Model confidence (mean pLDDT): 84 of 100. Predicted 3D model of a 73-nucleotide RNA (transfer RNA) from a Nitrososphaeraceae archaeon. The RNAcentral record of the sequence draws on ENA. It matches the Rfam family "tRNA". Rfam's curators write: Transfer RNA (tRNA) molecules are approximately 80 nucleotides in length. Rfam links the family to the GO term triplet codon-amino acid adaptor activity.
[in-house]
Order: sequence, then C1' cells, then structure tokens
RNA sequence: AGCGUGGUAGAGCAGUGGCCAGCUCGCAGGGUUCAUAUCCCUGAGGUCGGAGGUUCGAAUCCUCCCCACGCAA
Repeated sequence: AGCGUGGUAGAGCAGUGGCCAGCUCGCAGGGUUCAUAUCCCUGAGGUCGGAGGUUCGAAUCCUCCCCACGCAA
C1' cells in the first nucleotide's frame, strides 16, 4: 500500500435526506436556603474533521484527503 470502526458544543454521546442540530454532565445567571449542597427555571457555547460532487434540499448519500483506534502483512 490494503481492510474495518470512528471524528457532531468544554467532556461523553444521539441524530440513516426536509421538522429550529439535540440529550446528559460541566459552565454562567436567577429562584430556593442563615449559608453551601441538592432541587427548579433560564442562558451562552456548534458552521457536524477538510475539500469537491449528487439532490429542490446533505451531519446523513458518493469521491478524495487528514486525524485516532483496531485488523492483517
């Protein structure tokens, strides 16, 4: 060289063509409390690894490339 799995928010993950890109934890603010924790409410944070293609429409399908892990040699 080859084969497989994966890359989505700070972390861990869901999302198999359209419905606002979501869940848990974390973070910030507020409520509650004498106070802290717990609990409740709200919010910030993403151009879905990169580039091209297909399509009216792509995180999702196709091609190439990059990175991580594994298999084989």